[in-house]
Molecule: Lysine riboswitch aptamer
Organism: sheep gut metagenome
RNA sequence: GAUAGAGGCCGCGGUCAACAUCAGUAACUCCGAAAAACGCCAGGAAGCGUGGAGUGAAAGGGGAGACCGCCGAAGGAGCAGAUGAUUUCCUGAUGAUCUGCUGCCUGGGACGACGGACAAGAUCCGCCGGACUGUCGCAGCGCCGGAUACCUGGGGGACCGGCCAACUGCGGAGAGCUGUC
Numbered sequence: 001g002a003u004a005g006a007g008g009c010c011g012c013g014g015u016c017a018a019c020a021u022c023a024g025u026a027a028c029u030c031c032g033a034a035a036a037a038c039g040c041c042a043g044g045a046a047g048c049g050u051g052g053a054g055u056g057a058a059a060g061g062g063g064a065g066a067c068c069g070c071c072g073a074a075g076g077a078g079c080a081g082a083u084g085a086u087u088u089c090c091u092g093a094u095g096a097u098c099u100g101c102u103g104c105c106u107g108g109g110a111c112g113a114c115g116g117a118c119a120a121g122a123u124c125c126g127c128c129g130g131a132c133u134g135u136c137g138c139a140g141c142g143c144c145g146g147a148u149a150c151c152u153g154g155g156g157g158a159c160c161g162g163c164c165a166a167c168u169g170c171g172g173a174g175a176g177c178u179g180u181c
Stems, first nucleotide, its partner, number of pairs: 001181005008071001011070006019062001027055005037050004041092006074106003077102007085094002107133002111129002114126004135172006142163005150156002
């Protein structure tokens, strides 16, 4: 350098998807009110709405399960570009989606507190925490030898070298780890 693998039975991501939620919400119809006030991210202009009854969704997000691709799988952050949302126009502000770049951060999943997106107790993301888990390194425990050594008279300790499955402690990070060429 090439190639092939492992971590987990909640490994990672994608597609489809029963179903729950969205919501008795939006919208429509009828009745009423129609002045003020209040509300629709902020300001200006305009517009719409507010109460009762009836009918009554959808998108996005989630998703048992099935299939597909995989093990920096993937996620985040920053920068650049495009699209589009918040009643219409202008200005601003704040999100969202997609694409590309940067080895800048994260080994992995779960749980908890806090924060953010979201209609949301779902789900996702960030940071922190103590455990768990995989991997490598260093040591310990243990075994063998130096050694027919030394001390001792029951037995025992230290040093050096080698090995090390399991177990224990500490530490590192995926640019890692293992096998083969």